About this RNA
Predicted 3D model of a 99-nucleotide RNA (Glycine riboswitch aptamer) from Thalassospira profundimaris. NCBI's taxonomy places the organism under Bacteria, Pseudomonadati, Alphaproteobacteria, Rhodospirillales, Thalassospira. The model forms 90% of the base pairs in the Rfam consensus. The sequence was found by an Rfam model in a public genome assembly.
RNA sequence: UAUACCGCAACGGGAGAGACCGGCCGGGCAACGUUCCGGAUGGCGCCGAAGGAGCAAUUCACCCCGAACACUCUCAGGCAGAUGGACCGUUGCGGAUUG
Numbered sequence: 001u002a003u004a005c006c007g008c009a010a011c012g013g014g015a016g017a018g019a020c021c022g023g024c025c026g027g028g029c030a031a032c033g034u035u036c037c038g039g040a041u042g043g044c045g046c047c048g049a050a051g052g053a054g055c056a057a058u059u060c061a062c063c064c065c066g067a068a069c070a071c072u073c074u075c076a077g078g079c080a081g082a083u084g085g086a087c088c089g090u091u092g093c094g095g096a097u098u099g
Stems, first nucleotide, its partner, number of pairs: 005095009018044001020043003024039004045079003051075001052073003058068003
């Protein structure tokens, strides 16, 4: 000290699927309620892009055994908005590597 790589932080972008049904609890209200707000829970129907698991197809490797994904599963998570969100971009800091 250049390009690419890895990690962290900030900022920007970032999909899918019932604001479903039941009772319960808490709050709100002067009070009540079949109303309003919120919560966990049970039921049925769904989604895949935290995390996790798997290897049928696909890709990689291969004598065999294998490995990986945005593929598969849906344990977890999610199904108005918000939040979250794999991943992508920019900037900064650090690391490793190369010259």